This is a predicted structure of a 382-nucleotide RNA (Bacterial RNase P class A) from Thalassotalea euphylliae. Lineage of the source: Bacteria > Pseudomonadati > Pseudomonadota > Colwelliaceae > Thalassotalea. Of the family's consensus pairs, 94% are formed in the model. It is recorded under the gene name rnpB. Its Rfam family is "Bacterial RNase P class A". Rfam describes the family as follows. Ribonuclease P (RNase P) is a ubiquitous endoribonuclease, found in archaea, bacteria and eukarya as well as chloroplasts and mitochondria. Rfam links the family to the GO terms tRNA processing, dimeric ribonuclease P complex and ribonuclease P activity.

[in-house]
């Protein structure tokens, strides 16, 4: 200097002008009444007003309701191992297996030796398989030959090698052998069991044991271990309109009217008024002080947490949180200068993804343009 990894930050600044929004003051107007308070309405003025994701509503939790929320089944979800949390499917350290020269990334990663089930095309053959090519023909079997022995490849034997496949029952090698084969044996690999070492998961230039045994596939049914009650701020709690509508009790009158197929009897209905509770329209609450932020000190490798001091940071439903200027930065074009990648000048862009709606903890994506730190390879030069 170049070409990587990680983790952290920012998200245009500044000014002027004109709105927006609810807090809080102040004065004013309107209602009520208990005459100095309460609501209400617009003016003034004052300090406050998005995010790193406010996104997707995908886990998890807090908070509410469901009489209680407790067991069974069903259903559902996690899935090496240890820790961290209010909790997780999220972090953090660890194993193991893959990538990479490396810094680092990636990974639903229990069980198929419980039991059931799949596997297209190709292959001979897809399962404690399998003789299509090839090899053999020791041994029987047939010619031949006096016989040794020589042919045939009929009976069989072979998983060394071809050849199909994603995938065909340990690998080199030497022995062996008709021709082969863990059949024998050395190394390597892998299995059982012991020791060792780790808190485990899991490792070993340990030791022994058996020639290597049921190939694959559970985001296939299962099967093991662990979790989950349901619905949500449109939850829920509160105040409470009317030519809405219930109950009780009184008043009136009514030996009434209307219905119960024509009549009687009974029974429901039909005014007023008073006093209950529901409860819609709306109108308050819930609602932002919270697993809350900063700083500094300690504990731990880390997640994390403990102390101890400070701060209070939208709360708005026809849902504010914006627009105009200028300067300055930022991108893009052009252009001039010269030391050729640097400074000067002009013009254009209006400049990243996007926007609270109970509140938190992840996770996923979306994201211009920039900083700031560890750390790794290459190469030069001291």
């Nucleotide at each position: 200097c170049g070409a990587g990894u990680u983790g952290g930050c920012c998200a245009g600044a500044c000014a002027a002008u004109c709105g927006c929004u609810g807090c809080c003051a102040a004065a004013a107007c309107u209602u009520a009444u208990u005459u100095a308070u309460a609501a209400g309405u617009g003016u003034u003025g004052g300090g406050g007003g998005a995010g790193g994701a406010a996104a997707g509503u995908c886990c998890g939790g807090g908070c509410u309701c469901c009489a209680a929320a407790g067991a069974g089944c069903a259903g559902g979800g996690u899935g090496c191992c240890a820790g961290a949390u209010a909790a997780c499917g999220u972090c953090u350290g660890g194993g193991c297996g893959g990538c990479g020269c490396a810094a680092g990334c990636c990974g639903a990663c229990g069980a198929c030796a419980a039991g059931u089930g799949c596997a297209g095309c190709a292959g001979a053959g897809a399962g404690a398989a399998g003789a299509c090519c090839g090899c053999c023909g020791a041994u029987g079997g047939c010619u031949g030959g006096c016989a040794a022995c020589a042919g045939c490849a009929c009976a069989g034997g072979u998983a060394a090698g071809g050849g199909u496949g994603a995938a065909a029952g340990g690998g080199u090698g030497c022995g062996g052998u008709a021709a082969g084969a863990g059949c024998g044996c050395a190394c390597c690999g892998g299995g059982c069991c012991a020791c060792u070492g780790g808190u485990a998961a899991c490792a070993g230039u340990u030791g022994g044991c058996a020639g290597c045994a049921a190939g694959g596939u559970a985001a296939a049914c299962u099967c093991c271990a662990c979790c989950c009650g349901g619905a949500g701020c449109a939850a829920g709690a509160c105040c409470a309109a009317a030519u809405a509508g219930g109950g009780u009790u009184c008043c009136u009158u009514a030996u009434g009217g209307c219905g119960u197929g024509g009549c009687u009897c009974g029974c429901g209905u039909u005014g007023g008024a008073a006093c209950c509770g529901g409860g819609u329209a709306g109108g308050u609450u819930g609602c932002u002080u919270g697993a809350g932020c900063c700083u500094u000190a300690g504990a731990g490798c880390g997640a994390u947490u403990u102390a101890a001091g400070g701060c209070c940071u939208a709360g708005a439903c026809g849902a504010a949180u914006g627009a105009u200027u200028g300067u300055c930065g930022c991108u893009u074009u052009u252009u001039u200068a010269u030391u050729u990648a640097u400074a000067g000048g002009a013009a254009a862009g209006a400049c990243a993804c996007a926007g609270a709606a109970c509140c938190c903890g992840g996770c996923u994506u979306a994201u211009a343009g920039g900083c700031c730190a560890a750390c790794u390879c290459a190469c030069a030069u001291a």